[in-house]
This is a predicted structure of a 476-nucleotide part of an RNA (small-subunit ribosomal RNA, 3' major domain) from an uncultured organism. RNAcentral holds the full RNA, with entries from Greengenes.
Context: one part of a larger RNA
């Protein structure tokens, strides 16, 4: 000096407590262990691994089994030999890749061993998702958006070190004030940057429509730039102001003015150093291994198995509900090898049709919970929707292994969940829907986006984690 205590003060945070909704029981998606297999590639492991790399395994991906094929090679740089051609095109052989046979056939010169291609050759190499993350860069998790981490002079001590950073008070913050052998400074908080609440301008189309006016009643059309909106530019919030506290200070407490009040709300940003964490399977990169195979190609098979056992999630179990008929209101996003109106056609998945549209024009698009009316009245039901059987749609070369949706029929379990355990403090939690990436098809996952919208918080006795001071040591 630091760790560490079932020592001691203090203080905080959905961390307990007050509440609201879950999981854990049920069926099904997903991932993991296990078994099992010819293979079920390989990685991640308490929080911080397990709907995680993987923003999407039917071929391909692909890393792993099996069969069958090459061996300077799927890729690259040199070299040597012959040669103008190679690609392309037909035939053939093969399960496919390989193989075979045919036709087709450069360019320039300074005339040389030129340039450019495929063919064969010999070795120098290439190629390795092959080990080692405990031999590394680079990325990243994690405590944690925790409020900490250090320094340079002086000082103090024999030194290792303190000291500043500790002490009252105060903050979300080592925020700031006093105060003090310290005085300053750095990296960090905080503030600069973006989105968003409210207001002024400055534009006015593809937007909007108060008033005018026209109409096939659709802001269609003339017209307007007011509002709404888009998008450039300012203003606005700063304990600025009043009161009370409090050391007169720093800051609390309550008002008033404001759209908004004490960081306004969200995000983006992560210090020193900590786990020999994670990644040699993104990339790079030491060394070690194979090198006619542990490289490379192709077929078809596997990652999709299934006594089971956990973890994420979705759909339930029901009347605050199901199920019909007809209304109403978003936002933020896509899109050209693309989305794709009207209109016709099919019970529907869909098909046909072709207008506009590289989009504030046209489009995907119907938002849906919800409000009205009507049903069937508490049941394993008109509740749940697994399974399954037939018949189909699109997708793609190909849906048997193994994929999605569609009608029709079948209707499992399940009546609120043991012990335990998780999420959440407001536009949150809770519930509806609609979008995007990946993508040829394949989401109950991820990531973004609006609709309706609570409940409770006395407080800190004690459980978890974390910061401070103190104090003890069988620890360095």
């Nucleotide at each position: 000096u630091g760790a560490c205590g079932g020592g001691g003060a203090g203080c905080c945070g959905c961390a307990c407590a007050a509440g609201c909704g879950g999981u854990g029981g049920a069926g099904c998606a997903u991932g993991u262990g296990g078994u099992u297999u010819a293979a079920u590639u390989g990685g991640a492991a308490g929080c911080a691994a397990c709907g995680c790399g993987a923003a999407g395994a039917a071929c391909c991906u692909u890393a792993g089994g099996u069969g069958g094929u090459c061996u300077u090679g799927a890729c690259a740089u040199c070299c040597c030999u012959a040669u103008g051609a190679c690609c392309g095109c037909u035939c053939u052989u093969u399960a496919a890749u390989c193989g075979g046979a045919g036709u087709u056939u450069u360019c320039g010169u300074u005339a040389g061993g030129g340039a450019c291609a495929g063919a064969g050759g010999a070795g120098a190499c290439a190629g390795g998702u092959g080990g080692u993350g405990c031999a590394u860069g680079g990325u990243u998790g994690u405590a944690g958006u925790c409020a900490g981490c250090u320094c340079g002079u002086g000082u103090c001590g024999u030194g290792a070190g303190a000291u500043g950073u500790u002490g009252g008070g105060u903050u979300a913050a080592g925020u700031c004030c006093c105060g003090c052998a310290a005085c300053g400074a750095g990296c960090g908080c905080a503030a600069c940057c973006c989105c968003u609440a409210u207001c002024u301008u400055c534009a006015g189309u593809a937007g909007c429509c108060a008033g005018c006016a026209u109409u096939u009643a659709a802001g269609g059309u003339g017209g307007g730039c007011a509002c709404u909106c888009u998008g450039g530019a300012g203003a606005g919030u700063c304990u600025g102001u009043c009161a009370g506290g409090g050391a007169u200070a720093a800051c609390c407490u309550g008002g008033a003015g404001g759209a908004a009040g004490g960081u306004g709300g969200g995000g983006a940003u992560g210090a020193c150093g900590u786990c020999a964490a994670a990644u040699c399977a993104u990339c790079a990169u030491g060394u070690c291994c194979g090198u006619u195979a542990u490289g490379a190609c192709c077929a078809g098979g596997g990652g999709u198995a299934c006594a089971c056992a956990c973890g994420u999630g979705c759909u339930a179990c029901a009347a605050u509900g199901g199920c019909g008929u007809a209304a109403a209101c978003a936002a933020a996003g896509g899109g050209a090898a693309g989305a794709g109106a009207a209109c016709c056609u099919g019970u529907g998945a869909g098909g046909g049709g072709a207008a506009g549209c590289a989009a504030a024009u046209g489009u995907c698009a119907a938002a849906a919970a919800u409000a009205a009316c009507g049903u069937a009245u508490c049941a394993g039901u008109u509740u749940g929707g697994a399974u399954u059987g037939u018949a189909g749609u699109a997708u793609g070369c190909a849906a048997c292994u193994c994929g999605a949706c569609u009608a029709c029929a079948u209707g499992a379990a399940g009546u609120u969940g043991g012990a335990a355990u998780c999420g959440c403090u407001a536009g949150u939690a809770a519930u509806c829907g609609a979008g995007a990436a990946u993508c040829a098809g394949a989401a109950u996952g991820u990531c973004g986006c609006g609709g309706u919208g609570a409940a409770u918080a006395c407080g800190u006795u004690g459980c978890c984690g974390g910061g401070u001071u103190u104090u003890g040591u069988a620890c360095a």